[in-house]
């Protein structure tokens, strides 16, 4: 220097939730607000999970079903960066 993760210490992140606004919708961003997180920093590559706007198929008009080019990094996998510190 790496890996590892106890017992500290500086901190750091922010789920539900409400207000507001973007979006067709999952869902984003802002403020407030803390379940909870040792990478809950970052990246959509791979699986998985969400939503169907556009397109498509069926129905006798009201509907439904397929599908991501769309969303999730706080689902796992991987990939990259990082703070302090024992065995």
């Nucleotide at each position: 220097g790496c890996c590892g993760u106890a017992c500290a210490a500086a901190g750091c992140c922010a789920a539900a939730c409400u207000c507001a606004u973007c979006g067709a919708a999952a869902g984003g961003u802002g403020a407030g607000g803390a379940c909870g997180g040792a990478a809950a920093g970052c990246c959509a590559c791979c699986g998985g999970u969400c939503u169907a706007a556009c397109g498509g198929g069926a129905u006798g008009u009201a509907u439904u079903c397929c599908u991501a080019c769309g969303a999730c990094a706080g689902c796992g996998g991987g990939g990259u960066u990082g703070c302090c510190a024992u065995a």
Predicted 3D model of an 87-nucleotide RNA (c-di-GMP-I riboswitch aptamer) from a Gammaproteobacteria bacterium. It was read from a public genome assembly, where an Rfam model found it. Its mean pLDDT, the model's own confidence on a scale to 100, is 86.